[in-house]
Molecule: transfer RNA
Organism: Candidatus Parcubacteria bacterium 4484_255
RNA sequence: GCCCCUGUAGCUCAAUGGAUAGAGUGUAUCCUUGCGGAGGAUAAGACACAGGUUCAAUUCCUGUCAGGGGUA
Numbered sequence: 001g002c003c004c005c006u007g008u009a010g011c012u013c014a015a016u017g018g019a020u021a022g023a024g025u026g027u028a029u030c031c032u033u034g035c036g037g038a039g040g041a042u043a044a045g046a047c048a049c050a051g052g053u054u055c056a057a058u059u060c061c062u063g064u065c066a067g068g069g070g071u072a
Stems, first nucleotide, its partner, number of pairs: 001071007010025004018055001027043005048064005
C1' cells in the first nucleotide's frame, strides 16, 4: 500500500428499518442490619464523526477517524 472485521452506558455485550435504545456489572441516594456484607427500591449514564437513501436509520450506502487481523 491493498483486503477483511469491529466501533452502542465507566466496563462486557444485545437491539438485522418503526417500542421511551435494553441487560449484566459498576456508580450515587434511600430502605433493610447493632456495624459491615448480602438483599430491595430509585436515579444518573451511550448509538465514533460527517454526508446520503427512506415517510422513518443504532440498523442500509459512501467517506473520514480509531482499534484488530491478513497479505508481499